Predicted 3D model of a 696-nucleotide part of an RNA (large-subunit ribosomal RNA, domain II) from Nostoc sp. NIES-2111. The coordinates come from a structure-prediction model, not an experiment, and the mean pLDDT is 83. RNAcentral holds the full RNA, with entries from ENA. Lineage of the source: Bacteria > Bacillati > Cyanophyceae > Nostocales > Nostoc.
[in-house]
Context: one part of a larger RNA
RNA sequence: GCCUACGAGUUACGGUAACCGGCGAGGUUAAGGUGCUUGAGCACCUGGAGCCGAAGCGAAAGCGAGUCCUAAUAGGGCGGUUUUAGUCGGUUGCUGUAGACGCGAAACCUGAGUGAUCUACCCAUGGCCAGGUUGAAGCUUCCUUAACCGGAAGUGGAGGACCGAACCGGUAAACGUUGAAAAGUUUUCGGAUGAGCUGUGGGUAGGGGUGAAAGGCUAAUCAAACUGGGAAAUAGCUCGUACUCUCCGAAAUGCCUUUAGGGGCAGCGUCAGAGUUAAUGUGGGCGGAGGUAGAGCUACCGAUAGGACUAGGGGGAGUCGCAUCCUACCAAAUCCUGACGAACUCCGAAUGCCGCCCAACUGUAUCUGGCAGUGAGGGCUGGGGUGCUAAGGUCCCAGUCCGAGAGGGAAAGAACCCAGACCAUCGGCUAAGGUCCUCAAAUCAUGACUAAGUUGAACAAAGGCGGUGCGGCUGCAGUGACAGCCAGGAUGUUGGCUUGGAAGCAGCCAUUCAUUCAAAGAGUGCGUAACAGCUCACUGGUCGAGCGGCCGCGCAUCGAUAAUGAACGGGCAUCAAGUCAUGUACCGAAGCCAUGGAUUGUACUGUUGAAGUACAGUGGUAGGAGAGCAUUCUGCACAGCGAUGAAGGUUAAUGGGGCGACCCGGGCUGGAGCGUGCAGAAAAGCAAAUGUAGGC
Numbered sequence: 001g002c003c004u005a006c007g008a009g010u011u012a013c014g015g016u017a018a019c020c021g022g023c024g025a026g027g028u029u030a031a032g033g034u035g036c037u038u039g040a041g042c043a044c045c046u047g048g049a050g051c052c053g054a055a056g057c058g059a060a061a062g063c064g065a066g067u068c069c070u071a072a073u074a075g076g077g078c079g080g081u082u083u084u085a086g087u088c089g090g091u092u093g094c095u096g097u098a099g100a101c102g103c104g105a106a107a108c109c110u111g112a113g114u115g116a117u118c119u120a121c122c123c124a125u126g127g128c129c130a131g132g133u134u135g136a137a138g139c140u141u142c143c144u145u146a147a148c149c150g151g152a153a154g155u156g157g158a159g160g161a162c163c164g165a166a167c168c169g170g171u172a173a174a175c176g177u178u179g180a181a182a183a184g185u186u187u188u189c190g191g192a193u194g195a196g197c198u199g200u201g202g203g204u205a206g207g208g209g210u211g212a213a214a215g216g217c218u219a220a221u222c223a224a225a226c227u228g229g230g231a232a233a234u235a236g237c238u239c240g241u242a243c244u245c246u247c248c249g250a251a252a253u254g255c256c257u258u259u260a261g262g263g264g265c266a267g268c269g270u271c272a273g274a275g276u277u278a279a280u281g282u283g284g285g286c287g288g289a290g291g292u293a294g295a296g297c298u299a300c301c302g303a304u305a306g307g308a309c310u311a312g313g314g315g316g317a318g319u320c321g322c323a324u325c326c327u328a329c330c331a332a333a334u335c336c337u338g339a340c341g342a343a344c345u346c347c348g349a350a351u352g353c354c355g356c357c358c359a360a361c362u363g364u365a366u367c368u369g370g371c372a373g374u375g376a377g378g379g380c381u382g383g384g385g386u387g388c389u390a391a392g393g394u395c396c397c398a399g400u401c402c403g404a405g406a407g408g409g410a411a412a413g414a415a416c417c418c419a420g421a422c423c424a425u426c427g428g429c430u431a432a433g434g435u436c437c438u439c440a441a442a443u444c445a446u447g448a449c450u451a452a453g454u455u456g457a458a459c460a461a462a463g464g465c466g467g468u469g470c471g472g473c474u475g476c477a478g479u480g481a482c483a484g485c486c487a488g489g490a491u492g493u494u495g496g497c498u499u500g501g502a503a504g505c506a507g508c509c510a511u512u513c514a515u516u517c518a519a520a521g522a523g524u525g526c527g528u529a530a531c532a533g534c535u536c537a538c539u540g541g542u543c544g545a546g547c548g549g550c551c552g553c554g555c556a557u558c559g560a561u562a563a564u565g566a567a568c569g570g571g572c573a574u575c576a577a578g579u580c581a582u583g584u585a586c587c588g589a590a591g592c593c594a595u596g597g598a599u600u601g602u603a604c605u606g607u608u609g610a611a612g613u614a615c616a617g618u619g620g621u622a623g624g625a626g627a628g629c630a631u632u633c634u635g636c637a638c639a640g641c642g643a644u645g646a647a648g649g650u651u652a653a654u655g656g657g658g659c660g661a662c663c664c665g666g667g668c669u670g671g672a673g674c675g676u677g678c679a680g681a682a683a684a685g686c687a688a689a690u691g692u693a694g695g696c
Base pairs, nucleotide, nucleotide: 001696002695003694004693005692006691011098012097013096014095015094016093017092018091019090020089021088022087023086026052027051028050032046033044034043035042036041056063057062066078067077068076069075101240102239104237108230109229110228111227113226114225120204121203122202123201124200125199126198127197128196129194131163132162133161134159138155139154140153141152142151143150167191168190169189172187173186174185175184206222208218209217210216243628244627245626246625247624248623253266254265255264256263257262267374268373269371270370271369272368273367274366279364281361282359283358284357285356286355287354288353294347295345296344301341302340305337306336307335308334310331312330313329314327315326316325317324377402378401379400380399381398382397383396384395385394386393407418408417409416422597423596424595425594427593428592429591433587434586435585436571437570438569442584444583445582446581447580448579449578455573456572463558464557467555468554469553470552471551472550473549474548475547476546484542485541486540487539488538490515491514492513495509496508497507521536525534526533598618599617600616601615602614603613604612605611629685631682632681633680634679635678636677637676638675640674641673648669649668650667651666654665655664656663657662
């Protein structure tokens, strides 16, 4: 991992609601008893105790269609009156108390519970430590001293002394890691006469011990051992919870919560009932309330740019005088122009909201009761807050979809576009989107643009740009434009100043003037130390038809940088298979239509039950409701089946029926029991629970 078996809403007693049945202003017996019987069952004209109901109010005494508060025959509360129905039993839903759908803690408590054969410490009594090294005190002799002191040699054998086996330990590394081993092996390393190691016997026990102290150790278990019990502890948590079909179908919100991943009430779902009849929603008409969007502000409040005017202030001048004067400064009020505001408004929509009338449709609305689930939501569009007018951010509002929605498109894709799947069909039409191939359908038609493979379904700016197309305005041009080529481009003068120099061309100044001219600047740019030189403006000639400037628009271009090679899905495509515009045809879905069938609701026809027709439906998680299939057992019936072969197994591929769960046959196997109908009762359906056991 697979297979097989087992494996989870049960039972008792209360409550409540619906349904079924009995009796009914009543309903009903309980324990017990008697009989029959054994099934712990049935019957009883045994038991009326008790319980519920028929009356309420008050804390109560109590009173009573009333009663309580009260002084009250005020008032008010709760009742009565208008409509009197209950009760007993059964079944089912839910709920309470119980383990209460199943499995699951970590923990807590308890017993004079079991443990110191491991280990910690202690007690008693024993044992062990190769070999080598160092050489303390003391002692002896000698030297020395007045004597001590001191010195030397020898002797001696001290030490939590040294080296190093046994022994004890466990430093570093490798190996080992389903190991040889639930802590080891190898090499290396520490101690090795000591606070040493060790045998045997004994002691200390669980909030206790022991601890040279690590929360260590206390039998492979320790921030409180192990074992039995309380005990099926509790688990607002996780996981699991078993056959089929049909109808409807949510929520992820509000308030409160020692509450926030749990609940209570409400909201939203479903089922039953009630009862007006349409009260709901959509559309049309009419009538309303309002202060948003927008707009506006000499209409208020606040803020506000420039100017005018002018209090006050600053600065300056000034006099006998703080009188006065000036001011490119700051600036209130006022005026002109301009403009801002969620908490401004002289104004002011569209929607939405409310009321009345009309129309068609609606599993519409309303009320009562049973049963829920939900109370983590999410994306997108629009309006806002917050944030950075960031986020697949966050918080509201309105809508929509996903959630709980399949199908087609977007290469792929929860929520983007199209569109809501009852079933069947080798029928048809369309939507979005497409029509060269992949790949169904146009290499369709007409006109234009793009040369960048731009583009061909993610996306990009400021800015640059004689890319190219189109449009507008304007200038020059056969009295010859523009570009090229030929020629000229002069004189006063080297203008003046400055300067070492400044001559068109370092810099400064200027009424940058004048002359000759076809034309020529006191000079456009190179250049020189300064000149020189080369050019330009400007003019003539040559040539012979268009040439410039500005603005706008379309498409393109650069700007353009991310980690394996990769952002048209790919191939590939250039008068397109790109882009823009117009048009026709076609393809294209579970949409719509057609044909057949199933089923639900309503209506009609019809009926013993059935059935038929019409219209409208039949996606679905949590969840509500309905109808069924199968398994085991029991009762009654079939005077059912069975060795001429029961149950069981097998035949995914054998025939038939049912929407389905499944049912009835056939074949093979098997070898002795089993079924059908109607009722009843449950140990009543497995794919999952790191499920349990067995097998492979």